[in-house]
RNA sequence: AGAGUUUGAUCCUGGCUCAGAACGAACGCUGGCGGCGCGCCUAAUACAUGCAAGUCGAGCGAGAAGACGUAGCAAUACGUUUGUAAAGCGGCGAACGGGUGAGGAAUACAUGGGUAACCUACCCUCGAGUGGGGAAUAACUAGCCGAAAGGUUAGCUAAUACCGCGUACGCUCCUUGGACUUCGGUUCAGGGAGGAAAGCGAUACCGUGGGUAUCGCGCUCUUGGAUGGGCUCAUGUCCUAUCAGCUUGUUGGUGAGGUAACGGCUCACCAAGGCUUGGACGGGUAGCUGGUCUGAGAGGACGAUCAGCCACACUGGCACUGCGACACGGGCCAGACUCCUACGGGAGGCAGCAGUAAGGAAUAUUGCGCAAUGGGCGAAAGCCUGACGCAGCGACGCCGCGUGGGGGAUGAAGGUCUUCGGAUUGUAAACCCCUUUCGGGAGGGAAGAUGGAAUGGGGUAACCCAUUCGGACGGUACCUCCAGAAGCAGCCACGGCUAACUUCGUGCCAGCAGCCGCGGUAAUACGAAGGUGGCAAGCGUUGUUCGGAUUUACUGGGCGUACAGGGAGCGUAGGCGGUUCGGUAAGCCCUCUGUGAAAUCUCCAGGCUUAACCUGGAACAGUCGGAGGGGACUGCUGGGCUAGAGGACGGGAGAGGAGCGCGGAAUUCCCGGUGUAGCGGUGAAAUGCGUAGAGAUCGGGAGGAAGGCCGGUGGCGAAGGCGGCGCUCUGGAACGUUUCUGACGCUGAGGCUCGAAAGCGUGGGGAGCAAACAGGAUUAGAUACCCUGGUAGUCCACGCCUUAAACUAUGAAUACUAAGUGUCGGCGGGUUACCGCCGGUGCCGCAGCUAACGCAUUAAGUAUUCCGCCUGGGAAGUACGGCCGCAAGGUUGAAACUCAAAGGAAUUGACGGGGGCCCGCACAAGCGGUGGAGCAUGUGGUUUAAUUCGAAGCAACGCGAAGAACCUUACCAGGUCUUGACAUCCCGCUGACCGUUAUGGAGACAUAGCUUUCCCUUCGGGGACAGCGGUGACAGGUGCUGCAUGGCUGUCGUCAGCUCGUGCCGUGAGGUGUUGGGUUAAGUCCCGCAACGAGCGCAACCCCUGUCUUCAGUUACUAACGGGUCAAGCCGAGAACUCUGGAGAGACUGCCCAGGAGAACGGGGAGGAAGGUGGGGAUGACGUCAAGUCAGCAUGGCCUUUAUGCCUGGGGCUACACACGUGCUACAAUGGCCGGUACAAAGGGCUGCAAACCCGUAAGGGGGAGCGAAUCUCAAAAAACCGGCCUCAGUUCAGAUCGAGGUCUGCAACUCGACCUCGUGAAGGCGGAAUCGCUAGUAAUCCCGGAUCAGCACGCCGGGGUGAAUACGUUCCCGGGCCUUGUACACACCGCCCGUCACACCACGAAAGUUUGUUGUACCUGAAGUCGUUGGCGCCAACCGCAAGGGGGCAGACGCCCACGGUAUGACCGAUGAUUGGGGUGAAGUCGUAACAAGGUAACCGUA
Repeated sequence: AGAGUUUGAUCCUGGCUCAGAACGAACGCUGGCGGCGCGCCUAAUACAUGCAAGUCGAGCGAGAAGACGUAGCAAUACGUUUGUAAAGCGGCGAACGGGUGAGGAAUACAUGGGUAACCUACCCUCGAGUGGGGAAUAACUAGCCGAAAGGUUAGCUAAUACCGCGUACGCUCCUUGGACUUCGGUUCAGGGAGGAAAGCGAUACCGUGGGUAUCGCGCUCUUGGAUGGGCUCAUGUCCUAUCAGCUUGUUGGUGAGGUAACGGCUCACCAAGGCUUGGACGGGUAGCUGGUCUGAGAGGACGAUCAGCCACACUGGCACUGCGACACGGGCCAGACUCCUACGGGAGGCAGCAGUAAGGAAUAUUGCGCAAUGGGCGAAAGCCUGACGCAGCGACGCCGCGUGGGGGAUGAAGGUCUUCGGAUUGUAAACCCCUUUCGGGAGGGAAGAUGGAAUGGGGUAACCCAUUCGGACGGUACCUCCAGAAGCAGCCACGGCUAACUUCGUGCCAGCAGCCGCGGUAAUACGAAGGUGGCAAGCGUUGUUCGGAUUUACUGGGCGUACAGGGAGCGUAGGCGGUUCGGUAAGCCCUCUGUGAAAUCUCCAGGCUUAACCUGGAACAGUCGGAGGGGACUGCUGGGCUAGAGGACGGGAGAGGAGCGCGGAAUUCCCGGUGUAGCGGUGAAAUGCGUAGAGAUCGGGAGGAAGGCCGGUGGCGAAGGCGGCGCUCUGGAACGUUUCUGACGCUGAGGCUCGAAAGCGUGGGGAGCAAACAGGAUUAGAUACCCUGGUAGUCCACGCCUUAAACUAUGAAUACUAAGUGUCGGCGGGUUACCGCCGGUGCCGCAGCUAACGCAUUAAGUAUUCCGCCUGGGAAGUACGGCCGCAAGGUUGAAACUCAAAGGAAUUGACGGGGGCCCGCACAAGCGGUGGAGCAUGUGGUUUAAUUCGAAGCAACGCGAAGAACCUUACCAGGUCUUGACAUCCCGCUGACCGUUAUGGAGACAUAGCUUUCCCUUCGGGGACAGCGGUGACAGGUGCUGCAUGGCUGUCGUCAGCUCGUGCCGUGAGGUGUUGGGUUAAGUCCCGCAACGAGCGCAACCCCUGUCUUCAGUUACUAACGGGUCAAGCCGAGAACUCUGGAGAGACUGCCCAGGAGAACGGGGAGGAAGGUGGGGAUGACGUCAAGUCAGCAUGGCCUUUAUGCCUGGGGCUACACACGUGCUACAAUGGCCGGUACAAAGGGCUGCAAACCCGUAAGGGGGAGCGAAUCUCAAAAAACCGGCCUCAGUUCAGAUCGAGGUCUGCAACUCGACCUCGUGAAGGCGGAAUCGCUAGUAAUCCCGGAUCAGCACGCCGGGGUGAAUACGUUCCCGGGCCUUGUACACACCGCCCGUCACACCACGAAAGUUUGUUGUACCUGAAGUCGUUGGCGCCAACCGCAAGGGGGCAGACGCCCACGGUAUGACCGAUGAUUGGGGUGAAGUCGUAACAAGGUAACCGUA
């Protein structure tokens, strides 16, 4: 510090996710030791048991039991323990310490002040005092009541308990005067009144009770302090405005009460205030802080342990005592709960320490000790102390240590992988040498202890010295010794992010997953193993926080199109504000000072062996308080200025606004004339109108709405918006003159006003248009698009609504920053060409900006000010609530849930029922077919034991198959074989091999024979080959996967394209080149050009064919010469011709003309056998289709191994209601039949082609000359031509089907061959929708040959014969190329995608209601208790009084307040609710086709 994820790719925006650190954690696997810390985050739920606050006999009275001893036989007595225990009165403490975080958003907390408005026990300090009396009461005793808890009556008694009296001050109160003062008070000097006390101990002396003195501890009053608190002020302190108004003791005053003290704290009266958008009031949540975690920081989150403060103590209320409480281990009352009970009544409060139950993912021992530290009491010893110190449990965290170190290659074994060679685990192990931490055993053994007590000594004393005793932890830490590598490693990960890879298993299953995503038979992603990486006594997971996230942006973001500028203006608060001078000092800056507790963090030093940890020191830290200083800037204040702003004056421009009036064209309607059959409308029609006279045309009239031309990226207005003409009223802006005011300004939350269309209300108006509606069409449907009608509405007046894609998708204002060119208004100059200034409105364009597109003085540039708004998509501008509205609805405006994207700009493609240009038998123009028939053949389907398999739009279907009767053959039902039909290796036996016979059997096969006798030899044997038998490695598989592959092939397409290097442009994908202007069959060529070149394609080079030359002539040829025949190159001969087959020539737009750009090139012409590629073939770029083929071959993986292999006889691939493709033959006269007569080319032939001749109607048979072929042969070419018959019919057409008889091939023609003869003679009369081929030697038509092959050809591959028609042209269909455009497509239009409905699940809203909780208002009730009143009849010790009685008090009663409770009625947050509403998600459901292309009616916004 970043990374992954939207796309085919790119840049951006933007969310999601990851890597880091942390934790009071939990869970999973694992677990050696020690140190230091930490340990109920949930139920402030309920608690058994024990302990957690007592102490003082030196304040007081009383005072055991038991034990021991002595005496006694014993009862018992006495003594010691002992004036002890336990209890009581009294004092102090119990308000500390310990726990918890429920409540509380301010009576809290933090920081800094105030208290002249206050208190403070114990402690310190100053001063003074402590005199003299009195009356009770508990304990105790006795009686009574009660189950108990406890109570009651009577009696006795003490005090440092209680009460008078005296005295006292510098104390309190009242009062007089003075001084000072911050005006609050402080202080000084007088007068008056009031208010105290307690004793105890030690020592000494006197002394029987006791007293005196000294000292100590107490007590009382007073002063000051210290400490701790109370009250109060300022500032800070969470979310919510879908909480906007709140408040009646409320705000203030006067008086009184109350308090330690101020105060509405309380009360009476008076006034009507107080708080609030700088957020009152309400709701939700929360203990606050020092700090902790994170972060570079600013921040963000948190508030365990430790420390400060607060609050609470079962829940609610209340007071008492006290210095202090409204009191955790005190009290009273009410309530809930638990327990005891004799049912009458009682007891209790772990949020103290342990512990229990419950809850929960989850959190410890009912331990030891007061030795230390601290606290309470005490004179002290001491007692108490679950505070605390320690130990126990827990890897919960941090830190440290160990599980060994060195050597060791045969690179052991084993494991894993393997290309079978090896590699790896791996110096790892074994083995050798060494060490001994930790753990185990043994021995030694602390510090933490100061103080106190006892004894002794010294000292007048305080006190000092010596010895002894005294430790929970603990025989612990630590030290030494002993043995021995011995006892000690796991967890997670390994597709990318992210370090680390292979095999097997599984087969969209099981599973993984933080995100992207893996898994559908070769998974580095699942599971296992081996290996590797990381961390390590831990490792992972989960949860949470911060970070990364500049993803709330103060530091540090944005708003034209990604989320985001308010529809517009006016303007309040607020924010900001020109220039100059003076003052001030609030902000601001500097210095000093107070405080900012300690701990923590940081730095330094020190102590535990180190570290963690601990100790000491320093430093940091505030929007804080005080003092002093500064005066630039901001503020405040005063005085000026004119550049901002505004006013005055002048002449102009304008659809600016409002009202009133006027005019013309057109539509419609009405009346009348002329006139006759249609009009109207559409893609085509129909509905509609019209013979009752339409439409057309002419004249007249009515009425409403809208404003032609001018008219223009012209004008005006803030926006919405504004368009005939005139008048009236009225707003604003610009320009010009310089005069005036003197910052008067800018922006603007709320607020107010305006605000298209649609819509609403009332009343008018209504020509045209036109939602709804009706009809006609279209359509599968058509609630649409089209047509005919047509009502609201559109218009006017008044009043509402307040929204729009209200858009420049661009808030307002100010300043600055290159040019150029239009235009509108005004002005100036001018030679009347034009030039300039100001304001507006456009285009283009530099710098700059931008993700890009683009913007660019009218900014989206550079800056400032203010406002509005945004923070992933969907849910949703929805729900609920509020406000507004007559309604429609508007405005404000969420969440649950769900997704990993949604989006912007640009790029390359692809596509378009977009455009342009151009090709192609693509259409058109033609010729002939297919689709109808019969048959052949292939396919589908069906059937079957099997009908083997593959091929599937074009580009499967006479395809693989150039040929299924057996074989082929892969299929089926049977019969056999199991190292196998075939290959290699090993062992044994036999034998050369080969050949052959018989029997059984369907055959395979089995059995028995016959024949034959290899090479070498050391004679033992060995070798080669074959057979048989055997063992296992293996063979075999047309079994699967063409979506694991090679190779080959099809197709777009013989289309003209596809790319690269360098350069240039762009952030980039990418572009340029390759586009453009011409031209071509062509990216062919020329020209131009930020491109210049190059490659694969095109073309050419190759083959055939067309002309000629030359060479060579046999088997081909025959002109001349000769011979010869019926005839014939038949023969001699020839080398001219044809021909054969070698080598060459020829054609290149080379020449001419005009065109074109002086080009490429095209048109015409000449010459030429051929002319612009002469014709044909071969040749197929980058790539596409996971195209085809594992069954041609090869091949990975999987499967099979007495079978999915092999052999074998038979059957099947040939089936047949049907459908399709490709063909053949026809339907006839351009024909059929009969007879006759011509002319080819290219091929084949020894397992062959076969002549002549003979037989047969024929197929064919016999025969066997010739020929391995320019020689012989297949072989007849056929159409054609000549002659004849047929005469339009199911025929002398057509030939299917069937019958009979044959031929040939073959082991064999039944299933299932071809052919021949005779007979039979079906459909079919030119074929619906639709569809195919062909542009010249082509189509059409006619024959011939070949491959395969025993036989089988209508198929396929070739050959020649005869031989056309048509092409205006590119609008349309199909396919293709280039450019351009749009795109929401990229699996690329066979794309994408929307909504209803149906089903399932999920969350949410509404809902008659039901219900929990909180809370308001009114009223009722009113416990305990304080306060007040009363206290007559009740009760009472102290004082007064002789007494009666008084004073004073208590109980009781009443009153105010008030908790719980109750009644009524509201509000709010929830829960639930039949039913209902929309939303989201889900596999291939249904219906349509809305959007994306002109998406087939452009889309979208608002409205009905």
Molecule: small-subunit ribosomal RNA
Organism: uncultured Nitrospira sp.